[in-house]
RNA sequence: CCGUGACAAAAGCAAACCCAUCGAAAGGUGGGGACGCAAAGCCUACAGAUCUAAAGCCCCGAUUAGGGGCCAGGAUGGCUGGGUUGCCGGA
Numbered sequence: 001c002c003g004u005g006a007c008a009a010a011a012g013c014a015a016a017c018c019c020a021u022c023g024a025a026a027g028g029u030g031g032g033g034a035c036g037c038a039a040a041g042c043c044u045a046c047a048g049a050u051c052u053a054a055a056g057c058c059c060c061g062a063u064u065a066g067g068g069g070c071c072a073g074g075a076u077g078g079c080u081g082g083g084u085u086g087c088c089g090g091a
Stems, first nucleotide, its partner, number of pairs: 004089002012037002017032006035078001041084003046081003049076003056070005
């Protein structure tokens, strides 16, 4: 340095849930809190997957109210692949 990940050491992050807040929602942010994580650090202007459906389109309704369907440019990096950066060193 590359690979690799242990009943090692020093650190780190923070699921569900609760409170506040933003959002149409999915979900995000801050605080509390720990299920877990060898990248649970970062990237969706690389790809797939999943979630939501405001706007838009179509249908029902009476042309309103309302309801239903389709759909991402929205969301998830703690869904996977991929890219990229990083702590330690027993086998």
c-di-GMP-I riboswitch aptamer from Symbiobacterium sp., 91 nucleotides, folded computationally.
The sequence was found by an Rfam model in a public genome assembly.